[in-house]
RNA sequence: GGUCGGGUCCUGCGCAAUGCCCUCUUGUGAACCGAGUCAGGGUCGGAAGGCAGCAGCUCUCAGCGAGAUUCGGCGUGUGCCGUAGUCAACCUGGCCAUC
Numbered sequence: 001g002g003u004c005g006g007g008u009c010c011u012g013c014g015c016a017a018u019g020c021c022c023u024c025u026u027g028u029g030a031a032c033c034g035a036g037u038c039a040g041g042g043u044c045g046g047a048a049g050g051c052a053g054c055a056g057c058u059c060u061c062a063g064c065g066a067g068a069u070u071c072g073g074c075g076u077g078u079g080c081c082g083u084a085g086u087c088a089a090c091c092u093g094g095c096c097a098u099c
Base pairs, nucleotide, nucleotide: 001096002095003094004093005092006091007090008089010085011084012083013082014081015079016078017076018075019074020073021072023068024067025066026065027064028063034059035058036057037056042051043050044049
C1' cells in the first nucleotide's frame, strides 16, 4: 500500500420499555331541567281510599378521581436486544506485497 473481516458511528425493519387513548374495577356524582320510593304538608272524597308531589333515601347519565393493565390503537431524541444495510470517518485482526 492492497485485500478480506470485526467493532464504533449512522440507517431500516422487528422486539422490549415507556407515555397517551380504548377497555375493566371502584369511589364520587343531578336544589329544578333523570328514574324509583315518597314522611310531612296539599288536594279530591260522606267514608274507604285516591291524585299530584317538596324534603329525605336508593339507583344512575354526563363529568371528575383512584387502580388494573391481558388484548387492541397511536407515538417516542428510551434500549444497543435481534436482524439487515452502509459512500465516508475512527479503532482493530488476518493474509499478500514493498521499504